[in-house]
RNA sequence: CUCUUAUCGAGAGCAGGUGGAGGGAAUGGGCCCGAUGAAACCCGGCAACCGGCCUAAACCAGGUAGCGGUGCUACUUCCCACAGAAUACCUGAUUCUGGGAGAUGAGAG
Numbered sequence: 001c002u003c004u005u006a007u008c009g010a011g012a013g014c015a016g017g018u019g020g021a022g023g024g025a026a027u028g029g030g031c032c033c034g035a036u037g038a039a040a041c042c043c044g045g046c047a048a049c050c051g052g053c054c055u056a057a058a059c060c061a062g063g064u065a066g067c068g069g070u071g072c073u074a075c076u077u078c079c080c081a082c083a084g085a086a087u088a089c090c091u092g093a094u095u096c097u098g099g100g101a102g103a104u105g106a107g108a109g
Stems, first nucleotide, its partner, number of pairs: 001109008013043001016042003022033003027081004044073003049069003052064004077101001082098006
C1' cells in the first nucleotide's frame, strides 16, 4: 500500500504538565473549537477489538479482569455532498434506507 471482516448517536482531565497557533481526515459548502490557550508530546482517564483467564467445546458463543498489544479521550465519523423512497411543495426543504469516502481493531497478501 491492497484485499477481507467487525464496529463507528455511548464513555473518558471544566485549575494536570510541557508547548506555543492552529484545529475539527482530504476537496467544495456549512457550522464550530482555539491566548479563559489549538496541534503535538507526557501524565491521568475511558472503552474492551486482539492476546490472557473462566464456562462451553466440533464450530459458533457467553462471562471476567484490565496484566500485555492497539485504540480513543469537543460537536453523530460535527453536518451536507451520490442513489432511492416517503412527506410537503411556489421555491427552499425534512425524514428514512442504501452507497461512497474515512477511522479503528483483527486477519491475509
Molecule: SAM riboswitch aptamer (S box leader)
Organism: Thermoanaerobacterales bacterium